Predicted 3D model of a 93-nucleotide RNA (Glycine riboswitch aptamer) from Nocardioides sp. Model confidence (mean pLDDT): 79 of 100.
RNA sequence: CGAUCCCGCGCGGGAGAGUCUUGAUCACGCAGCAAGCGCCGAAGGGGCAAUUCCUCCCCGGAACCUCUCAGGCACAAGGACCGCGCGGAGCAG
Numbered sequence: 001c002g003a004u005c006c007c008g009c010g011c012g013g014g015a016g017a018g019u020c021u022u023g024a025u026c027a028c029g030c031a032g033c034a035a036g037c038g039c040c041g042a043a044g045g046g047g048c049a050a051u052u053c054c055u056c057c058c059c060g061g062a063a064c065c066u067c068u069c070a071g072g073c074a075c076a077a078g079g080a081c082c083g084c085g086c087g088g089a090g091c092a093g
Base pairs, nucleotide, nucleotide: 001093006088007087008086009085010084011083012082013081018037020036021035022034023033038073039072040071044069045067046066047065051063052062053061054060
């Protein structure tokens, strides 16, 4: 110096599910609040019971798998993941 990998930042793309019902407030209205029922999963979190992957099997682990605690169900925000760029650390070399 240091590709891949890892971490962070920026830009772009980025799904799903009631702008449901009731109440009061505001009141031109939207929005927010409270309660109730119904749903979604791709922030995060839990779990390997099923599925799939890592192995021929077991054990074990992981997941866009599953559970919905959290979060979300008009717009906005967020958003796993993907692409590009920048920065950091840095094995092999």

Record summary:
The organism belongs to Nocardioides, within Bacteria. The model forms 82% of the base pairs in the Rfam consensus.